Molecule: SAM riboswitch aptamer (S box leader)
Organism: uncultured Flavobacteriales bacterium
RNA sequence: AACUUAUAAAGAAAGGUGGAGGGACCGGCCCUUUGAAACCUUGGCAACCUACAGAAAUUCAAUUCUGAGAAGGUGCCAAUUCCUUUCCGAUUUAUCGGAAAAUAUAAGUC
Numbered sequence: 001a002a003c004u005u006a007u008a009a010a011g012a013a014a015g016g017u018g019g020a021g022g023g024a025c026c027g028g029c030c031c032u033u034u035g036a037a038a039c040c041u042u043g044g045c046a047a048c049c050u051a052c053a054g055a056a057a058u059u060c061a062a063u064u065c066u067g068a069g070a071a072g073g074u075g076c077c078a079a080u081u082c083c084u085u086u087c088c089g090a091u092u093u094a095u096c097g098g099a100a101a102a103u104a105u106a107a108g109u110c
Base pairs, nucleotide, nucleotide: 002109003108004107005106006105007104008103013042014041015040016039017038021031022030023029027083028082043077044076045075048073049072050071052067053066054065055064056063081102085100086099087098088097089096090095091094
């Protein structure tokens, strides 16, 4: 890189270095010299995995559900994943709802 599964309307920023970009991608719209990216420090959010407690089921193992918490592995801390595209439905014809795709993250497979 590819594939599988789950989740994505919630939540959580200060300082230092740096010096013009950033929000995945086209477009829109937005953020940004009242300081972008990146890196560092400290803090925080969340609860995917590990670990912990309880329950279900089971011959055992594997498994499933619930809970608390934040110790370990990740992740994240503008805007719904910022909106978008395709399909379906509804209607006030421009919006709303659902699904798919894409993307991100986690866990796993190879």